[in-house]
Context: one part of a larger RNA
RNA sequence: CGCACGAUGAUUGAAGUGGAGAUCUCCUUAGUACGAGAGGACCGGGAGAUACGAACCUCUAGUGUUCCGGUUGUCCCGCCAGGGGCAAUGGCCGGGUAGCUAUGUUCGGAAGGGAUAAGUGCUGAAUGCAUAUAAGUACGAAGCCUCCCACAAGAUGAUUCAUCGAUUCAUGUCUUCGGACAUGAUAAAGACACCUUGUAGACUACGAGGUUGAUAGGCGGGGUGUGUAAGGCCUGAAAGGGCUUCAGCUAACCCGUACUAAUUAGUCGAACG
Repeated sequence: CGCACGAUGAUUGAAGUGGAGAUCUCCUUAGUACGAGAGGACCGGGAGAUACGAACCUCUAGUGUUCCGGUUGUCCCGCCAGGGGCAAUGGCCGGGUAGCUAUGUUCGGAAGGGAUAAGUGCUGAAUGCAUAUAAGUACGAAGCCUCCCACAAGAUGAUUCAUCGAUUCAUGUCUUCGGACAUGAUAAAGACACCUUGUAGACUACGAGGUUGAUAGGCGGGGUGUGUAAGGCCUGAAAGGGCUUCAGCUAACCCGUACUAAUUAGUCGAACG
């Protein structure tokens, strides 16, 4: 820009595009058919497995430089105690929430339909026989078209549905008196911008929200993690130990709460070709 008014939210998809499509073992049928024996099935039914793929984080296992603890050296907060900085931008070590992950969990390939290939037929002449073919007609593959999953109406062949809002006013000119044209005004539904942001993300876009508000932060409660804080008291010559104390602290998690910030204002938006 288009999809002949402007929007919001849905929707179709044999128009189209992409994906998927795998294989093995065991049990059974059955030691049956077959075969002198050795051996040993088709068809059908069932159970597992490998690789691959998708989604997810309950479990298991990682990471988790914004959480907790331990600890060495040194410097600092005047000293003790208690803390902080640095040690190749985690000093080292033990753990670990959310998130992100796989080694973890769940699921997938199926079944079915249609037209066929090689191949196999039925009926059957040309050619009184024969012949799957000439007329007619039936089967037949992991392949083809569907079926399954995702995208998808710029599918210009531009689908469909629901809902919302317009098609107004003034002045002037013309008029076939229905209206038409020009200028100006009004500015709907809705959108943008701006702001708070995350399930989204390089930017953009997308999603949630903007006081008629839980969008982010803060705060309160909970959860989770760490592992028993500081101070005080007791004890030991001391390092240390015990009690208060399953304490203290706690990121990204959950629930709540207008305390802070999303203020007010703004821009676009309707008749052509």